[in-house]
């Protein structure tokens, strides 16, 4: 430096659902809440899926669906 990932530390992150508020809608957002995560960090204007909507497009939406890019904490075997 690169690969790996514990019954190590030390932090982080937050589905389900419930309140609220924004959308047509999928979904977001913000609080509560922990199913999970070693990237469950960022990029949907990288590439596939997938959601919504429509006659069929187009739009919108997921990064917690796989690849891909960029960038990060620890350090036992």
């Nucleotide at each position: 430096c690169a690969a790996c990932g514990a019954u190590a530390a030390u932090a982080g992150c937050a589905a389900a659902c419930c309140a609220a508020u924004c959308g047509a809608a999928a979904g977001g957002u913000u609080g509560g809440g922990a199913c999970g995560c070693a990237a469950a960090g960022c990029u949907a204007u990288a590439g596939g899926g997938c959601c919504u909507u429509u006659a069929a497009u187009a739009u919108g939406g997921c990064a917690g669906c796989c690849u891909a890019g960029c960038c990060a904490c620890c350090g036992a075997a």
Molecule: c-di-GMP-I riboswitch aptamer